[in-house]
RNA sequence: GGCCUCGUGGCGCAAUGGUAGCGCGCUAGAUUUCGGCUCUAGAGGUUGGGCGUUCGAGUCGCCCCGUGGUCG
Numbered sequence: 001g002g003c004c005u006c007g008u009g010g011c012g013c014a015a016u017g018g019u020a021g022c023g024c025g026c027u028a029g030a031u032u033u034c035g036g037c038u039c040u041a042g043a044g045g046u047u048g049g050g051c052g053u054u055c056g057a058g059u060c061g062c063c064c065c066g067u068g069g070u071c072g
Stems, first nucleotide, its partner, number of pairs: 001071004006066002010024004018055001026042005048064005
């Protein structure tokens, strides 16, 4: 340098082009003498960046950045 995979809350992962969800964690409450376990509720995402296609993009196209692999 060519090609391929991946990039989504703090972490691990989902999501036919049509409301971005789940688990863990975190916070508050219930329970408890206190805590843990358990239960209930809640906060937390400009979906790596930019441009485009589309009525509508996490998803499709192009260019970049990063990650892992492969070929030379």
Transfer RNA from Coniochaeta pulveracea, 72 nucleotides, folded computationally. It matches the Rfam family "tRNA". Its mean pLDDT, the model's own confidence on a scale to 100, is 83. NCBI's taxonomy places the organism under Eukaryota, Opisthokonta, Ascomycota, Pezizomycotina, Coniochaeta.